This is a predicted complex of two RNAs, RNase P RNA and transfer RNA, with 464 nucleotides together. Rfam match: Bacterial RNase P class A. Rfam classes the family as a ribozyme.
RNA sequence: AAGAUCAGUCGGACGGUCGCGCAUUAAUAGCCCUAGUGCUACUAAUUCGAGGAAAGUCCGGGCUCCGUGGGGAAGGCUGCCAGGUAAUGCCUGGGCAUGAAAGACUCCGGUCUGUUCAUGACGGAAAGUGCCACAGAAAACAGACCGCCCUCGAAAGAGGGUAAGGGUGAAAAGGUGGGGUAAGAGCCCACCGCGUGCGUGGCGACAUGCACGGCACGGUAAACCCCGGCUGGAGCAAGGCCAAGCAUGCGGCGAGAGCAACCCACCUCGAUAAAGACGCCGCGGGUAGGCUGCUGGAGGGUGCGAGCAAUCGCACUCCGAGAGAAAUGACCGUCACGGCAACCCUUGGGGUUGCCGUACAGAACCCGGCUUACAGACUGAUCACAUCA
RNA sequence: GGCAGGGUAGCUCAGCCGGUUUAGAGCACGGCACUCAUAAUGCCGGGGUCGCGGGUUCGAGUCCCGCCCCUGCUA
Repeated sequence: AAGAUCAGUCGGACGGUCGCGCAUUAAUAGCCCUAGUGCUACUAAUUCGAGGAAAGUCCGGGCUCCGUGGGGAAGGCUGCCAGGUAAUGCCUGGGCAUGAAAGACUCCGGUCUGUUCAUGACGGAAAGUGCCACAGAAAACAGACCGCCCUCGAAAGAGGGUAAGGGUGAAAAGGUGGGGUAAGAGCCCACCGCGUGCGUGGCGACAUGCACGGCACGGUAAACCCCGGCUGGAGCAAGGCCAAGCAUGCGGCGAGAGCAACCCACCUCGAUAAAGACGCCGCGGGUAGGCUGCUGGAGGGUGCGAGCAAUCGCACUCCGAGAGAAAUGACCGUCACGGCAACCCUUGGGGUUGCCGUACAGAACCCGGCUUACAGACUGAUCACAUCA
Repeated sequence: GGCAGGGUAGCUCAGCCGGUUUAGAGCACGGCACUCAUAAUGCCGGGGUCGCGGGUUCGAGUCCCGCCCCUGCUA
């Protein structure tokens, strides 16, 4: 010094001219059964005017309404452990597993370490049920096609034993080595794996040591299911006030309804029926105007402190769109960065000129995440005691 | 803005819940037969990136996740 991966920051700068939107102020004109600190139009000035994703609407909350509270978990979501948080399916740290690189060992087949990085819908398959096509002898209370061994037989073959070997398959019923045997087999032994018990370390996931068990236990839960946890519904077009307008018009239910799978309690409203009225439900009719909700908030920045970190606490400081189908832009100049071409100096390389490019994308109640899109620039860490110079 | 539903042949749909064998049906299209000819009818045939990408699984149109597109509802 180039490169890769990961994490983070920024995402053109300055000046000029013109333009757009909200608000405020001022001038002018107009309006009124109302004469105002009014409304409307236009002009001018001033302040302010998109994002890291404003996006997808995938999660989680705030806020508001559904009368209040409780149970519940049908249904839905979620799933190693601990911590963070308003909360989460998010984040941080840890554990375990898998993969890659590296290192060590090697009988050169691999094995081990767990150093670095990445990934993981990572509870349960010894609670139960289901499924495992084709191939294959056999696909889950095993099984004899070939082979091997024993017996019978002259032979062909028949009966029996056997899961070491072959073959099929995604998967073949613990693995390697030795003993053993007619041949074999956890039949026996050692190590590894698996399980159970006890001890030690750790908050825990888990790790580790010892003893025992001869193996009983294939895969699939992004199949049903079981276990633990969370969860009422709707959404600012929520909701409140005012104005205008329409049809208490039609149907259903009838002692209940407001309720929210379902249930219970309270509260509120509401009958004694023939209709009407009344209550609720469904359909239908009307409005598409104004004000509010509305933007100062789990807010941003700096410093100090706690913590491995996520994050939290304290102090100081800043205010940065609020809106209605909806503004936030265009041009010029200079500069910055990148690409291409030409020319000059020239070892690498550097310089000058010209042209082109500078993304993805646009707030609509507000936040925290995730995901997706994104020209390019910068910073840090690791690879890296490597490679090249 | 908010909330739902959907995407399979040229068109309209089934299959999806509950996974495995060749993804089917009707219409349309092509060929043949019938007819003097056409239609109808009969027989045969072609035609599919199951919207796209990734994952789970031995195996995905189907299950899960993320994108893209379309439609509807909502004062």
Model confidence (mean pLDDT): 76 of 100.